[in-house]
RNA sequence: GAGGAAGCUCUGGAGAAUCUCUUAAAUGAGUGCCGAAGGUGCAAGGCGCAGCGAUGCUUACAGUUACAAAAGCUUGUUAUGCCGAAUCUCUCAGGCAAAAGGAUAGAGUUGGUAUA
Numbered sequence: 001g002a003g004g005a006a007g008c009u010c011u012g013g014a015g016a017a018u019c020u021c022u023u024a025a026a027u028g029a030g031u032g033c034c035g036a037a038g039g040u041g042c043a044a045g046g047c048g049c050a051g052c053g054a055u056g057c058u059u060a061c062a063g064u065u066a067c068a069a070a071a072g073c074u075u076g077u078u079a080u081g082c083c084g085a086a087u088c089u090c091u092c093a094g095g096c097a098a099a100a101g102g103a104u105a106g107a108g109u110u111g112g113u114a115u116a
Stems, first nucleotide, its partner, number of pairs: 006110007017031001019030003032096003038092001039090001041088001045083003051077002056073004
């Protein structure tokens, strides 16, 4: 003693029934809805075993010009699989007057790390 990230403080911060019955109740049940606590799922792309596989290399000598063939290795391609985002998605959770919460935005701040 930065920057980034994280934590903390202040401020802003949406959506959807003050629905019905019941309860002392923000209690229980039912129906309808919301997405911005949290959580689920996924693209491009990347990784990569099996497989395929060169016009490259080796086996490789021979050889008459070339071409072809066999085996192996490799560039490569890679099903299944793994990684992979969100304000997308699902509505599990949460929520649907106010309060609280609230992704996140702005301002400030804390301990350090890099560095000098």
Glycine riboswitch aptamer, 116 nucleotides, folded computationally. Its Rfam family is "Glycine riboswitch aptamer". Its family is annotated with glycine biosynthetic process in the Gene Ontology.